[in-house]
RNA sequence: GCCGCCUUAGCUCAGACUGGGAGAGCACUCGACUGAAGAUCGAGCUGUCCCCGGUUCAAAUCCGGGAGGCGGCA
Numbered sequence: 001g002c003c004g005c006c007u008u009a010g011c012u013c014a015g016a017c018u019g020g021g022a023g024a025g026c027a028c029u030c031g032a033c034u035g036a037a038g039a040u041c042g043a044g045c046u047g048u049c050c051c052c053g054g055u056u057c058a059a060a061u062c063c064g065g066g067a068g069g070c071g072g073c074a
Base pairs, nucleotide, nucleotide: 001073002072003071004070005069006068007067010026011025012024013023020057028044029043030042031041032040050066051065052064053063054062
């Protein structure tokens, strides 16, 4: 220098191919239960979907550029 993949909640990730409700598990908070705690059950909180621009009635999702990480080739 070229190519590929990844970036979404505190953590691990799904969702992207096929545009329209932002989600799961764990963690955390509250409640039930218990002598107390754990486990279990119920409820709840947490998001600049890496950044900028474009297309569109509408973008995590499509297009262009950029940043960071990993890998391959040279």